A computed fold for a 522-nucleotide part of an RNA from an uncultured prokaryote, annotated as small-subunit ribosomal RNA, 5' domain.

Context: one part of a larger RNA
RNA sequence: GAUUGAACGCUGGCGGCAUGCCUUACACAUGCAAGUCGAACGGUAACGCGGGGCAACCUGGCGUCGAGCGGCGGACGGGUGAGUAACGCGUAGGAAUCUACCUGGUAGAGGGGGAUAGCCCGAGGAAACUCGGAUUAAUACCGCAUACGCCCUAUGGGGGAAAGCAGGGGAUCUUCGGACCUUGCGCUAUUGGAGAAGCCUGCGUCGGAUUAGCUAGUUGGUGGGGUAAAGGCCCACCAAGGCGACGAUCUAUAGCUGGUUUGAGAGGAUGAUCAGCCACACUGGGACUGAGACACGGCCCAGACUCCUACGGGAGGCAGCAGUGGGGAAUAUUGCACAAUGGGCGCAAGCCUGAUGCAGCCAUGCCGCGUGUGUGAAGAAGGCCUUAGGGUUGUAAAGCACUUUCAGUAGGGAGGAAAAGUUAGUCGUUAAAGAUGCGAGAUAAUGACGGUAACAUCAGAAGAAGCUCCGGCUAACUCCGUGCCAGCAGCCGCGGUAAUACGGAGGGAGCUAGCGUUGUUC
Repeated sequence: GAUUGAACGCUGGCGGCAUGCCUUACACAUGCAAGUCGAACGGUAACGCGGGGCAACCUGGCGUCGAGCGGCGGACGGGUGAGUAACGCGUAGGAAUCUACCUGGUAGAGGGGGAUAGCCCGAGGAAACUCGGAUUAAUACCGCAUACGCCCUAUGGGGGAAAGCAGGGGAUCUUCGGACCUUGCGCUAUUGGAGAAGCCUGCGUCGGAUUAGCUAGUUGGUGGGGUAAAGGCCCACCAAGGCGACGAUCUAUAGCUGGUUUGAGAGGAUGAUCAGCCACACUGGGACUGAGACACGGCCCAGACUCCUACGGGAGGCAGCAGUGGGGAAUAUUGCACAAUGGGCGCAAGCCUGAUGCAGCCAUGCCGCGUGUGUGAAGAAGGCCUUAGGGUUGUAAAGCACUUUCAGUAGGGAGGAAAAGUUAGUCGUUAAAGAUGCGAGAUAAUGACGGUAACAUCAGAAGAAGCUCCGGCUAACUCCGUGCCAGCAGCCGCGGUAAUACGGAGGGAGCUAGCGUUGUUC
C1' cells in the first nucleotide's frame, strides 16, 4: 500500500446493489417449511343448494369433500461442515451395471377369483392407541390363458404380464344400466434415446521420524455365495504373500474444487456469499418400502436429555424459515405473496411450496448524489498572535442577487415486470357421421412488492459535517498550562521552568458520510 462475512471509539443526510452467528454440530417455547389426485375406489363427516314432511326430521339429488383404501411425490428443493488425509475431491480415462417420470419404435391389453380398510355393532385404556364380530369397493391383491425378448441337456422343453377411467356418438343390439364405435389419459412386455445414478483405474491433494517397521481376510489362486453390477464384498480350501525411507503404520490438523485475496510475475494466504461434488441430520446401530434411501420434518432398537401421566404407560428432536435462552468483541423480522421463475400432484380448473420473489433491520462493504451558487473589503465585530506598528482567521461571515438536486408537501397520470396458460362460440386441416389433436384469429381475466419506479407541482438556503493528525519517518506551528509530575508513544523517543512531542486554545494538514484504532492475509 492493498484486503476484510470484521469488531471497537467519535460522528452520521439520501439512494442503488450486495452482505449479515466466523463462537456452543449448545439446548430449544410457538407458528409455518410436502403435499396432491373424486377423471382409480367404496362412500359422503362438515358446509351450502335442492326435494319430501304440519313439525321434529328425512333424503348423495346437486356443489363439493373430512376420514379411509389406492396412485404419484415425501431420495428434489432448503440447512450445516461435525466427521473425513480418503478414489473424498480435482483431472484424464475405463467396463462388469441400473434407471420412476420424459421421448422414438414393436407387440399386447382375453377370461376369472378371494380378501380388506372405511361404515356398523361391541370391548379395553387417563392418554397414545388397541382388540373382537359382521359387511363392502377398486387402476389394491392372486391365479388361468397368451409370449417377442429370457433360461436349459436346444427341430425339443421350462418359467413369467396387464386395468381401467373420462369425453363424444350415426346405425345395430339392449335386462334401458349399457354393449358397440371413436378420441384422450392410463396399463403390460420389450427395444432404442435423453437425463440421472452406482463401480474401477492413472496422476495431483497439509504437518510431524522426538512415529520405522505395518499386515491373518492380511496378499494371491480355485470353487461357490451375494449384488443392478467387477471384486476377499463374504465363505470353504490351497499357496505365503502384500505395503514401506519415492515415508508404510501411527499421530496432529482439515470438508474438496471453480474461485477469492495479494503480488509485475513466480509464488503466498484462503475456501463467507454464488456454483459443482462429498458428508451429516440429538448420539450409536439396523434394516423396511421403493426406480432411487440405509431416508433432516419415515420406521425399529439402545443411550443421554426434555415433557405428559390416573404411575400402568406414552410423546419429542430447528445443522429448514422466523424467533428464544446460552456462548461471544460480534451478526437481522416470530413480516407479505405465490403476481413472476422453478418444483410436486392433477386431463384441467387448481391446490401446496419460509424454494423463490419481495419488504423490514444494520454506514457491514462497494458505487452514486447532496449539505448550496455568484457577488461581496468598511479587509466589520469577536478570537488568536504581536516587535503594539500590525498580522491572521478571511470573501470567510454579514449584505445583495440567484438556483431547488436530494429530503418534504399536496395532486394528476399510473408504465414495465406479462408472456404464457385456461374456458366458450368461429375458421382451416386431419375424419366414412361424430369426436380428439394441431394451426389461425378473436374474447374475458390475473401484481405480493406498491400507489413503487419515472415524469410533472409547490415553498424556502430552507432539513443535512465530521473524524484524525501537525518532533522525524510524514503533509501540517504558535501561545498558555504543567514541571521526569500529569501524561504521550508504531519506531526513534518526549516531559526535571522558555515542551512545535504532555493538556487546552488559535491556526494549519489529510480524508470525507465517514474518520481513526485493533485484529486477519499478502
Overview
Its mean pLDDT, the model's own confidence on a scale to 100, is 83.